[in-house]
RNA sequence: GGGGGUUUAGCUCACUUGGCUAGAGCGCGACGCUGGCAGCGUCGAGGUAAUCGGUUCGAUUCCGAUAACCUCCA
Numbered sequence: 001g002g003g004g005g006u007u008u009a010g011c012u013c014a015c016u017u018g019g020c021u022a023g024a025g026c027g028c029g030a031c032g033c034u035g036g037c038a039g040c041g042u043c044g045a046g047g048u049a050a051u052c053g054g055u056u057c058g059a060u061u062c063c064g065a066u067a068a069c070c071u072c073c074a
Base pairs, nucleotide, nucleotide: 001073002072003071004070005069006068007067010026011025012024013023019057028044029043030042031041032040033039050066051065052064053063054062
C1' cells in the first nucleotide's frame, strides 16, 4: 500500500422480510429471603446503535466516506 471483517449499555454479545418504548448475561443501585456472609428472587438506573453524509414516508438494519481495531496478501 491492497483485500476481507468488526464497531449496539461499564464489560461480553443478540437484534432478517426497514416500522411497536432497541434487548440479554455479567456488573451497578434499592428492597426481600438469611443471625450474618455467600447465594437466590423482585424492582430499577444505565444507549448519539463508532462519526459524518446519502436513499426512503420511515434506517441499528440499505449505500458511500472517514476513524479505530482484528485478519490475510505484498
Description:
Predicted 3D model of a 74-nucleotide RNA (transfer RNA) from a Deltaproteobacteria bacterium. Its mean pLDDT, the model's own confidence on a scale to 100, is 81. It was read from a public genome assembly.